Description: Lysine riboswitch aptamer from uncultured Fusobacterium sp., 159 nucleotides, folded computationally. Of the family's consensus pairs, 98% are formed in the model. NCBI's taxonomy places the organism under Bacteria, Fusobacteriati, Fusobacteriota, Fusobacteriia, Fusobacterium. The prediction has a mean pLDDT of 76. Rfam family: Lysine riboswitch aptamer. From the family's description: Riboswitches are metabolite binding domains within certain messenger RNAs that serve as precision sensors for their corresponding targets. Allosteric rearrangement of mRNA structure is mediated by ligand binding, and this results in modulation of gene expression. This family includes riboswitches that sense lysine in a number of genes involved in lysine metabolism, including lysC.
[in-house]
RNA sequence: GAUAGAGGAGCAAAAAACAUUAGUAGAAAUAGUGAGCUAGCAAGCAGAGAUCUAUUUUGAAAGGGAAUUUUGCCGAAAUAAAAAGAGUGCUAAAUCUUUUUAUUGGGAGUAUAGAGAAUAUCUAUAUUACUGUCAUUGAGUUUUCAAUGGAGUGCUAUC
Numbered sequence: 001g002a003u004a005g006a007g008g009a010g011c012a013a014a015a016a017a018c019a020u021u022a023g024u025a026g027a028a029a030u031a032g033u034g035a036g037c038u039a040g041c042a043a044g045c046a047g048a049g050a051u052c053u054a055u056u057u058u059g060a061a062a063g064g065g066a067a068u069u070u071u072g073c074c075g076a077a078a079u080a081a082a083a084a085g086a087g088u089g090c091u092a093a094a095u096c097u098u099u100u101u102a103u104u105g106g107g108a109g110u111a112u113a114g115a116g117a118a119u120a121u122c123u124a125u126a127u128u129a130c131u132g133u134c135a136u137u138g139a140g141u142u143u144u145c146a147a148u149g150g151a152g153u154g155c156u157a158u159c
Base pairs, nucleotide, nucleotide: 001159002158003157004156005155008074010073011072012071013070014069015068018065026058027057028056029055030054031053032052036045037044039091040090041089077104078103079102080101081100082099083098084097085096086095105131106130108128109127110126111125112124113123114122115121133150134149135148136147137146138145139144
């Protein structure tokens, strides 16, 4: 370097339902108000009533989520930063995609901070025990146990 493989409450994607988002946004009506409405411009709407407020009747979706099934997998993947591209009538923004770099062995609990509509969930840091793996030391003696340390650029097998 190539090929194959292991970790386990392992990872991701998709599907159709579910709860949440939310009785929110929006729509319609009535009452009041009275000239504007938008991120900006253009276009459009507007005293035949814009906007805003209240009440009534209705009333979503995206994003996030756990479980199930299927599929692809074991840097699986996640997060952060940067660059490029897509993105609307146009310019931005949101958002999405790709690439590069950095961090993280894995999932779990607790605390703090941040994100989040959130008591969900995610991320970062600290800590706790568990778990896989390797190294060292000690004990046992075929198989194992204990302690300490390391990191996936790792570990095992074959070439």